The prediction has a mean pLDDT of 80.
The RNA shown here (transfer RNA) has 86 nucleotides and comes from a Thermoplasmata archaeon.
Its Rfam family is "tRNA". About the family: Transfer RNA (tRNA) molecules are approximately 80 nucleotides in length. It is annotated as a transfer RNA. Gene Ontology term of the family: triplet codon-amino acid adaptor activity.
It was read from a public genome assembly.

RNA sequence: GCUGGGAUAGCCUAGCCUGGUAGGGCGCAGGUCUGGAAAACCUGUGCUGAAAUAGCUCGGGAGUUCAAAUCUCCCUCCCAGCGCCA
Numbered sequence: 001g002c003u004g005g006g007a008u009a010g011c012c013u014a015g016c017c018u019g020g021u022a023g024g025g026c027g028c029a030g031g032u033c034u035g036g037a038a039a040a041c042c043u044g045u046g047c048u049g050a051a052a053u054a055g056c057u058c059g060g061g062a063g064u065u066c067a068a069a070u071c072u073c074c075c076u077c078c079c080a081g082c083g084c085c086a
Base pairs, nucleotide, nucleotide: 001082002081003080004079005078006077007076010026011025012024013023020066027045028044029043030042031041032040046056047055048054059075060074061073062072063071
């Protein structure tokens, strides 16, 4: 350099093909239970915010669209294979 795969919340992972409320697990917080704990169960949990029928968010940026994690383009980084120079 070429080809292919990948980057999603504190961590892991689905969703991408075929655009339409970012789903699940771990962890964490509260609760039930217990004499107390563990386990189990229930509720909540991306970020900002006191809260909202608020704003923002899928590596960074741009484009298309009523609407983008998803489609297109550029860039950064990681993994695998191939190749070039020495």